RNAcentral holds the sequence, with entries from ENA. The RNA shown here (transfer RNA) has 74 nucleotides and comes from Planctomycetes bacterium RBG_16_59_8. The coordinates come from a structure-prediction model, not an experiment, and the mean pLDDT is 83.
RNA sequence: GCGCCGUUAGCUCAGCCUGGUAGAGCAGCUGAUUCUUAAUCAGCGGGUCGUGGGUUCGAAUCCCUCACGGCGUA
Numbered sequence: 001g002c003g004c005c006g007u008u009a010g011c012u013c014a015g016c017c018u019g020g021u022a023g024a025g026c027a028g029c030u031g032a033u034u035c036u037u038a039a040u041c042a043g044c045g046g047g048u049c050g051u052g053g054g055u056u057c058g059a060a061u062c063c064c065u066c067a068c069g070g071c072g073u074a
Base pairs, nucleotide, nucleotide: 001073002072003071004070005069006068007067010026011025012024013023020057028044029043030042031041032040050066052064053063054062
């Protein structure tokens, strides 16, 4: 250089193929329970979906560019 994969909540990831309200677990916060802690139970908050553009009534999802990481190849 070229090819492929990945980038979504604090962390690990799903959702993308087939466009239509952004989710799960863990973590955090509040409450219940408990002599206290842990555990358990109930509830709550947290996201410019890596960047910039394009297509579309509508984009995490399709197309292009760039950045970062990984694997392969020379």